[in-house]
Predicted 3D model of a 108-nucleotide RNA (SAM riboswitch aptamer (S box leader)). It matches the Rfam family "SAM riboswitch aptamer (S box leader)". Its family is annotated with regulation of gene expression in the Gene Ontology.
RNA sequence: GGCUUAUCCAGAAAGGUGGAGGGACAUGGCCCUGUGAAACCUUAGCAACCUGGUCGAAAGACUAAGGUGCUAAUUCCUGAUUCGUCAUGCGACGGAUAUAGAUGAGUG
Numbered sequence: 001g002g003c004u005u006a007u008c009c010a011g012a013a014a015g016g017u018g019g020a021g022g023g024a025c026a027u028g029g030c031c032c033u034g035u036g037a038a039a040c041c042u043u044a045g046c047a048a049c050c051u052g053g054u055c056g057a058a059a060g061a062c063u064a065a066g067g068u069g070c071u072a073a074u075u076c077c078u079g080a081u082u083c084g085u086c087a088u089g090c091g092a093c094g095g096a097u098a099u100a101g102a103u104g105a106g107u108g
Base pairs, nucleotide, nucleotide: 002107003106004105005104006103007102008101013043014042015041016040017039021032022031023030028077029076044071045070046069049067050066051065052063053062054061055060075100080097081096082095083094084093085092086091
């Protein structure tokens, strides 16, 4: 990387190195950033997917030791299809779904 499946409007930052970009993705927006981007490291934290532990008949609850993950903005918004309302030309607003992506667990 492929496949299956669950979740994605909650939550959680300081320091060091670094030195100009970053927010996955065409487009269009909107943001963050020399009051220091990406990346890496340390510490701290959040969460509770998996393992472990405790309780329980079970469902489940609790815990946070271990394995991941995460710590600006809903996955920053948009995008493709469809439905509704308004406008009836473009379109605006709201809902649903899909695609894509991220993370966990499982798998050949």